[in-house]
Molecule: c-di-GMP-I riboswitch aptamer
Organism: Sideroxydans sp. CL21
Order: sequence, then structure tokens, then C1' cells
RNA sequence: AGUUGUUAAGGCUAAACCCGUUGCGAGGCGGGGGCGGAAAGCCACGGAUCUCGACGCAAGUGGAGAUGGCCGGGUUGCACAU
Repeated sequence: AGUUGUUAAGGCUAAACCCGUUGCGAGGCGGGGGCGGAAAGCCACGGAUCUCGACGCAAGUGGAGAUGGCCGGGUUGCACAU
């Protein structure tokens, strides 16, 4: 430097659920908890799902948001083997 992601020790992260707090809401944050994860680090770029307004008789259109632990993409990094 390239390839690969398996037994993940050390270290990292933290699902459901419970408590507190915050938001109209999807959800966020803190504590407990630990199902899992080798990018479950970072970036809303494409798609997907969800929430709340607006317009519309409706079909729908368009806006503002949420999920990075839904998929893809971009970027940086770790262990081991070769």
C1' cells in the first nucleotide's frame, strides 16, 4: 500500500423496557438497562419510512421536520489474517 471481515481480548457504541426532562408530534437529551453492532464513526447527497402545518370535495400537490441502529452513496478510522 492492496485485499478480506472471522474467534472482537483491551477499548468504543447501546435495542426493548423503566425513571426524569423536552417537543404539537415523529422524536431528542440525561440516568438505569443491554438486544445487538467492525464503521451502530461522521455527512440528510439519492431512495424509504414516520410526524406536523398549508392548499384541495377528493385523488393528490407542495413545505417544515424525524430516523445515520432502514437501504444505497461519500468520507475518515480500528483489529486480525494475508